[in-house]
RNA sequence: GUCUCUGUAGCUUAAUUGGAUAGAGCUCUGGCCUCCGAAGCCGGCAAUAUCAGUUCAACUCUGAUCAGAGGCA
Repeated sequence: GUCUCUGUAGCUUAAUUGGAUAGAGCUCUGGCCUCCGAAGCCGGCAAUAUCAGUUCAACUCUGAUCAGAGGCA
């Protein structure tokens, strides 16, 4: 240089192959409980790498860019 793959909460991941308010576990945090903690129970915060395009509708399709992994040179 070129080709392929990957990118979703702090971390690990789901989303039926374009359609219901993007869901769950761990973490964090508020409350209950306790003499205090832990455990347990109830609740809460937090995400589609970025920018455009297609579409009534995009995590999903298209293009470019960014980051990472790999193949060839």
Model confidence (mean pLDDT): 81 of 100. Transfer RNA from an uncultured bacterium, 73 nucleotides, folded computationally. It matches the Rfam family "tRNA". From the family's description: Transfer RNA (tRNA) molecules are approximately 80 nucleotides in length.